[in-house]
RNA sequence: CUCAUUGCGAGUGGCAGAGGGACUGGCCCGAUGAAGCCACGGCAACCGGUAGCGGCGCGUUCCGCAUACGUCAGGUGCCAAUUCCAGCUCAAACGAAAGCGUUUGGGGAAAAUGAG
Repeated sequence: CUCAUUGCGAGUGGCAGAGGGACUGGCCCGAUGAAGCCACGGCAACCGGUAGCGGCGCGUUCCGCAUACGUCAGGUGCCAAUUCCAGCUCAAACGAAAGCGUUUGGGGAAAAUGAG
């Protein structure tokens, strides 16, 4: 830089000690412990593997799940809140009488993750 996805899903313990949610605004989370590090656990988006995988009562004849929109969890990744919401623009409705505000919806930008 290009493409795809982003309203699903999944956290405990230890160390540590004040920040964190990208940025800006809002709104949240945080001494009932933030960031970070470690251990164990979990999720399954992409890549990859694959008709197997798991269980214990171990069966040449068991049980459960599954047979591809599945499954495994090897690689990357993720585990508060829709990517927490908005940011730019278009449309509609309402309010106001200023070129604005609110709400809803569409598109985009930015960001994150993966693959190239």